A computed fold for a 1482-nucleotide RNA from an uncultured prokaryote, annotated as small-subunit ribosomal RNA. The coordinates come from a structure-prediction model, not an experiment, and the mean pLDDT is 83. RNAcentral holds the sequence, with entries from ENA. Rfam family: Bacterial small subunit ribosomal RNA.
[in-house]
RNA sequence: AACGAACGCUGGCGGCGUGCUUAACACAUGCAAGUCGAACGAGAAAGUUUCUUCGGAAACGAGUAAAGUGGCGCACGGGUGAGUAACGCGUAGAUAACCUGUCUAAGCGACUGGGAUAGCCCUUCGAAAGGGGGAUUAAUACCGGAUACGUUGAUUGUUUUUAAGGACAAUUAAGAAAGGUGGCCUCUAUUUAUAAGCUAUCCCGCAUGGAGGGGUCUGCGUACCAUAUUAGCUAGUUGGAGGGAUAACAGCCCCCCAAGGCGACGAUGGGUAGCCGGCCUGAGAGGGUGAACGGCCACACUGGAACUGAGACACGGUCCAGACUCCUACGGGAGGCAGCAGUGGGGAAUAUUGCGCAAUGGGGGAAAGCCUGACGCAGCAACGCCGCGUGAGUGAUGAAGGCCCUUGGGUCGUAAAGCUCUGUCGCAGGGGACGAAAAGCACGGGCCUAACAGGUCCGUGUCAUGACGGUACCUUGCAAGAAAGCUCCGGCCAACUCCGUGCCAGCAGCCGCGGUAAGACGGAGGGAGCAAGCGUUGUUCGGAAUCACUGGGCGUAAAGGGCGCGCAGGCGGUCAUGUAAGUCGGAGGUGAAAGCCCAUGGCUCAACCGUGGAAUUGCCUUCGAAACUGCAUGACUUGAGUACGGAAGAGGAGAGUGGAAUUCCCGGUGUAGCGGUGAAAUGCGUAGAUAUCGGGAGGAACACCAGUGGCGAAGGCGACUCUCUGGUCCGAAACUGACGCUGAGGCGCGAAAGCCAGGGGAGCAAACGGGAUUAGAUACCCCGGUAGUCCUGGCCGUAAACGUUGUGCACUAGGUGUAGGGGGUAUCGACCCCCUCUGUGCCGAAGCUAACGCAUUAAGUGCACCGCCUGGGGAGUACGGUCGCAAGAUUGAAACUCAAAGGAAUUGACGGGGGCCCGCACAAGCGGUGGAGCAUGUGGUUUAAUUCGACGCAACGCGAAGAACCUUACCAAGGCUUGACAUCCUUUGACCGCCAUGGAAACAUGGUUUUCCCUUCGGGGACAAAGUGACAGGUGCUGCAUGGCUGUCGUCAGCUCGUGUCGUGAGAUGUUGGGUUAAGUCCCGCAACGAGCGCAACCCUUGCCCUCUGUUGCCAUCAGGUUAUGCUGGGCACUCUGAGGGGACUGCCGGUGAUAAACUGGAGGAAGGUGGGGAUGACGUCAAGUCCUCAUGGCCUUUAUGCCUUGGGCUACACACGUGCUACAAUGGUCGGUACAAAGGGCUGCAAGACCGCGAGGUGGAGCCAAUCCCAAAAAGCCGGCCUCAGUUCGGAUUGGAGUCUGCAACUCGACUCCAUGAAGUUGGAAUCGCUAGUAAUCGCGGAUCAGCAUGCCGCGGUGAAUACGUUCCCGGGCCUUGUACACACCGCCCGUCACACCACCCGAGUUGGCUGCACCAGAAGUCGCUGAUCUAACCCUUUUUUGGGAGGAAGGCGCCGAAGGUGUGGUUGGUAAGGGGGGUG
Repeated sequence: AACGAACGCUGGCGGCGUGCUUAACACAUGCAAGUCGAACGAGAAAGUUUCUUCGGAAACGAGUAAAGUGGCGCACGGGUGAGUAACGCGUAGAUAACCUGUCUAAGCGACUGGGAUAGCCCUUCGAAAGGGGGAUUAAUACCGGAUACGUUGAUUGUUUUUAAGGACAAUUAAGAAAGGUGGCCUCUAUUUAUAAGCUAUCCCGCAUGGAGGGGUCUGCGUACCAUAUUAGCUAGUUGGAGGGAUAACAGCCCCCCAAGGCGACGAUGGGUAGCCGGCCUGAGAGGGUGAACGGCCACACUGGAACUGAGACACGGUCCAGACUCCUACGGGAGGCAGCAGUGGGGAAUAUUGCGCAAUGGGGGAAAGCCUGACGCAGCAACGCCGCGUGAGUGAUGAAGGCCCUUGGGUCGUAAAGCUCUGUCGCAGGGGACGAAAAGCACGGGCCUAACAGGUCCGUGUCAUGACGGUACCUUGCAAGAAAGCUCCGGCCAACUCCGUGCCAGCAGCCGCGGUAAGACGGAGGGAGCAAGCGUUGUUCGGAAUCACUGGGCGUAAAGGGCGCGCAGGCGGUCAUGUAAGUCGGAGGUGAAAGCCCAUGGCUCAACCGUGGAAUUGCCUUCGAAACUGCAUGACUUGAGUACGGAAGAGGAGAGUGGAAUUCCCGGUGUAGCGGUGAAAUGCGUAGAUAUCGGGAGGAACACCAGUGGCGAAGGCGACUCUCUGGUCCGAAACUGACGCUGAGGCGCGAAAGCCAGGGGAGCAAACGGGAUUAGAUACCCCGGUAGUCCUGGCCGUAAACGUUGUGCACUAGGUGUAGGGGGUAUCGACCCCCUCUGUGCCGAAGCUAACGCAUUAAGUGCACCGCCUGGGGAGUACGGUCGCAAGAUUGAAACUCAAAGGAAUUGACGGGGGCCCGCACAAGCGGUGGAGCAUGUGGUUUAAUUCGACGCAACGCGAAGAACCUUACCAAGGCUUGACAUCCUUUGACCGCCAUGGAAACAUGGUUUUCCCUUCGGGGACAAAGUGACAGGUGCUGCAUGGCUGUCGUCAGCUCGUGUCGUGAGAUGUUGGGUUAAGUCCCGCAACGAGCGCAACCCUUGCCCUCUGUUGCCAUCAGGUUAUGCUGGGCACUCUGAGGGGACUGCCGGUGAUAAACUGGAGGAAGGUGGGGAUGACGUCAAGUCCUCAUGGCCUUUAUGCCUUGGGCUACACACGUGCUACAAUGGUCGGUACAAAGGGCUGCAAGACCGCGAGGUGGAGCCAAUCCCAAAAAGCCGGCCUCAGUUCGGAUUGGAGUCUGCAACUCGACUCCAUGAAGUUGGAAUCGCUAGUAAUCGCGGAUCAGCAUGCCGCGGUGAAUACGUUCCCGGGCCUUGUACACACCGCCCGUCACACCACCCGAGUUGGCUGCACCAGAAGUCGCUGAUCUAACCCUUUUUUGGGAGGAAGGCGCCGAAGGUGUGGUUGGUAAGGGGGGUG
């Protein structure tokens, strides 16, 4: 795009078309083929009228109806597509091998006789259908005779391009007919008029043409089994001669003879199918299709058969058989809608039992007229195409209402309403067609005729004739009045929001949507597209160059046969001549009409229809051309080959020979091991191994040479010699003269393994045994070891048989190796050098390629031929065939299933890949954890609750810098409901506070006290109470809706951009490379050049110096004072405070390096190569963490999930884990004495001295808002004493008792003190953590939080180590490179079994259908043949009249063939099946 469509929703009108695609299933009822009285005989009735003796009769009806004989028609028209793969159809021809009713042209004829028969009547059988018998009768029915222009048969002759049967001529023989109607009286007879007759016309007979129709034959074309998983078929089969049959040729049929015919150019068999013009699609070529309309064919319930006829093997005819239906009196009969309607059934699905012959056409007829479900119309159906309408203009308060909303508004929307119009359509009234003119009749004229009959033509008149239909159309009136839906809105694809739902319900053409904000589901609003339709489904073509003729491919995506030889086939060098099959051109015929296309015309337009043209790409005939192809002939040498001269070679086959090595055997020497592995063991060995020497046996393979070297078609070939043998190359140019290339089938060769038979067997070695390894180890490793490997003969026929690249020929830049041959130059000669042919490699231009890559050895450019491919899986499977001893090979599907499978390249990620490098990563060290007790956090468990969050690193002394109440979010109980808190409104009033009662408190009730500020006196403000509703509130949910903040990789050195360049592209380059660095730090190089975020630096702190400052700090000098003390005066020099500067930059020197960057060593310096530390965290990753800090979307809640209160809980405890503290002791504990910090904090505070208490602490309060006072004692250390290795003078848990402090309150559940108690623990398994210098370790001090509570956290200083060879390994990271089937990225992907469910398939003992072959039995109807003793009008003979005989005919009988049927046996294809098998999906 299309449709004979169907389904869903919807539906106003008209025109034109179309309408059982399925059950060629079965059919009730009606109609669909009759007509002619001008072929023939016979011939009613009702009714009316008249008469009547009342019984009836006559006339009209009427020569009518109905029926019969006869003629023509019924073979057309109409239906259907079952069958048919065929001369069935299409196209072009042939018929010299034929037929043709009616029609037409011209010709001839129609003479003379005869016997029957239906109807009617009588009779008879039968239920009926339907028959039998008798009598009578007519014809255009039937028959005899005559005639014969033609015709036909036979014979003969002539002629012909087609010689078999054409055409022509002669002789001879045979065969016809029917009358009807109208008219007339010229001739004849009666003579009014009629008959014979004549005439007109129709009909009839013979025959020749025509037109139209048909039969038969032929060339070409005609779909499928992706042709073969159908390869052989055929006995009337193929041909001949003769005969029969037919309208006609012919094995069409028959006898005889011969043995042919068809087939790879696809016979035979099987499945499917009516064919065509056309129709749909497509740019075309094609593909699909064969409804309607037109041509042909076939069929008419199924099968068979003939009759009649011009024509049939006959839709509405006959006979037989079968199935089915109906009637029946049970004896027997009837029927055939695939005609038009209609019914049932089937189905997703397809109409009225209509009107009319008015038109067109057909049949009969002289005609009128008759018949006609052909046809013309109408009805039903949006089934299709086309046209029209459902209104037009105006109308902004942008109404109401809906929806959305950021609450401002937006949108539906000029849409509506309102106002002004119009009248298609609708309804009503009126008018009202075209289609109809022939024919008939009358008149007139022309022609035929003797004619005034009759016929025909023309003109005029007349009579009419319409189913559709009172329809189309016109007009008047009415009134916007009655007339819009459907689908879609994630992308493709035009159109977006809200609500609901929550991987549910659902959607979906593909991709895919839906798991709580869904533009994708459902609804709504809005929008988009079509529109009386819109969607869906189905089907076809297109897109699809996705079967490729036009117009594809095969190195790696599917695809080159394993290799050769070669029949058929395809293709084929140069020149000449001829021919004309192909080819090209001209002409002619045909290519029906309709349709398509163009022009034009008719319906108001269009659809539709008319007229004309074009086209119909084809086939045939004929004339011509001769380039090319073919064919024929002749010639040529360049393709190909032969001969000649040389050359290399693991080319092949056979026979023989050789040495090294392994093993075994014998002997000698010799002694305890050997062997083997990652390490071992099995194994061998004291019966003497291994090792070593000598001798022997046997089999297999041939080191070095050896080479991207050689040979071969491929497989493949490797010691040497001989014999036989194939191919190749080079040279020269003698010969042949296209002898060539390819090659379906076919034939041969064909690694390894395997098979059969016979040998052989050293080594090696499937299977097998043993030892190891391992979770296991039917493996890898080791010790053994049989087939096999080897030879001979035969099979197998496959490989990643690979260059994954078929063979041959030609052409198209080069460079460089190598193997074989030849030549040139030069030379005395050789080498070097140059040229060339052949082979074999590498690198590369153009070109090609998706890219990778290929590139004179093409995957480039062409030609020829072969093979092969067409998404993945199923599957190289099943079935069938062929081959094979078997294994198996070869050929080779389908169901079903998936939305991919695949190639090349790219970026990442990953690797028990590689290279380089880094990090307390390992190593080297020091100290810990893991064991104990306790503290603390977590899991788990428990509980009314044990609130919540955090979960590898990167949760677990984390949020929490501090849960007794509070906190607090949890639980129980008691209370409140505009609320504990915010804003607005109304009213009232100060509020607050205090007391009493109840209560656990909150709170309730009562009492009491007090009366705010400003004011323009109206009121206003703050606060409180009451009330109302908007609202408050929520630590309720979602961190996977978010912001912000944070962790982590990681302070790792990376992450990017612009422009340019390269690439089809993803992308690359830059950023890679060589060095170097802590660093993408820097240098150099480079199709890159620059730039940004990171690094570094800038900032803070610390280390040295300087300047300034000088109190609360300091005290060298001076003075004063004290037991002592910067205590005082004074001074700021020093320390210090805290401001500002300086200093360090690889700056200098040597070496290394590339003259670089830089590294290394040194000098100087307080400090040296980023001096130490901190702050600082790129692009990003982890849907990492947090809705319980805060903020926030959405959802939920609202007398509760909010708020208040009391008490409890977060502190539980069999257990498990993390982080810590204290220890286990002597480098220690304890006692006494004694020394040295830094950094902080202090008014609800720090608190000195003093006193009390063993102590925690208390009393009391100087001083201090701090460089001033206080906390404050620093501790380890040092000096001295004791302890002496013990569960202790270690260790301090636990428990008892007594206290202190904080606080409303220490019971659950605080810290501390004293006395007493004195547990585990003696250095911690596997495993694991931190640290590289002022670090680890060790020692104490301070601070935040805080009423109180610190082993935690954050800081501070004191003492103060050890070790680093080094980068193999573990972990993490960076750069380059490589592989990848990963991309959620290795915690990836993914294979097979097993278990379960479902699906399709294969096999299967069988069983049951369809189709069909062969053989046989039986054989209806019927044609044909034979017979025909029975019967028999016409003709013939005869006769005694009737009769008899003959000819002819018929019944009957027999025979051939013969449908359905039956029996037996095969083939093929389905259904089904216990069970078996694999496959697919989940």